């Protein structure tokens, strides 16, 4: 430098003229670390080897500003910045917000009867993952 991969999820039922949006109940959990003496396979054992956090720590998406660049110009690309949600209790232990148990909390933008789950921007883009 190229290629390729790279988001899951409204079940049942109220209410209403209308809601997959309210209510009740139901499902979902991107990416790197971290991973405890943990799990799980192999081993007599040392160990090897895979695997484990939506809520810890960083990261992306969306949104905003500024600069370059290209445009009459709406705006497009790029780079730098800023923003970016939610967890307690109980147990084990030498050591856990990561295991085990309980309870509970979150999830951009625009559209529409108020949206994590529709439908849209988006057959994009990206954290990054393999492979050349």
């Nucleotide at each position: 430098u190229c290629u390729u991969c790279g988001g899951g999820g409204u079940u049942g039922g109220g209410u209403g003229c209308a809601a997959u949006u309210c209510c009740c109940u139901a499902c979902u959990g991107g990416c790197g670390g971290u991973g405890a003496u943990g799990u799980a396979u192999g081993g007599c054992g040392a160990c090897a080897u895979a695997c484990c956090a939506g809520u810890c720590c960083g990261c992306g998406a969306c949104c905003c500003g500024c600069g370059a660049u290209g445009g009459u110009g709406a705006c497009a690309u790029u780079g730098c910045g800023g923003c970016u949600g939610a967890a307690u209790c109980g147990g084990u232990g030498u050591g856990a917000u990561u295991c085990c148990g309980a309870u509970a909390c979150c999830a951009a933008c625009a559209g529409u009867a108020c949206a994590g789950u529709c439908u849209g921007g988006a057959u994009g883009g990206a954290a990054g993952a393999a492979g050349a």